[in-house]
RNA sequence: CACCAUCAUCGGGAAGAGACUGUACCCGCAGCACCGAAGGGGCAAAUCGAAUGGUUUCGAUGAAUCUCUCAGGUAAAAGGACCCGGUAAUGUGC
Numbered sequence: 001c002a003c004c005a006u007c008a009u010c011g012g013g014a015a016g017a018g019a020c021u022g023u024a025c026c027c028g029c030a031g032c033a034c035c036g037a038a039g040g041g042g043c044a045a046a047u048c049g050a051a052u053g054g055u056u057u058c059g060a061u062g063a064a065u066c067u068c069u070c071a072g073g074u075a076a077a078a079g080g081a082c083c084c085g086g087u088a089a090u091g092u093g094c
Stems, first nucleotide, its partner, number of pairs: 001093002004091003008087006018032001020031004033074003039070001040068003046061006
């Protein structure tokens, strides 16, 4: 110097589903119904290993926006995966 990778931070964009019922009052709690994009759990192919002497079995590693719905959420606010821009650090390359 590069923005290639990781992480942090600031600004912007950002969906879904009951402003349900009761209680308390506006936070919250209980009940039923729902959502998936904080977080979390699960799995395919492939690879490796072991057994077996068959074209097999078992185990390990193994992704997600898939799936589960524990958590979280279902007016606004807040939050929000992911995307864009700025800054910084580390690594990598020159």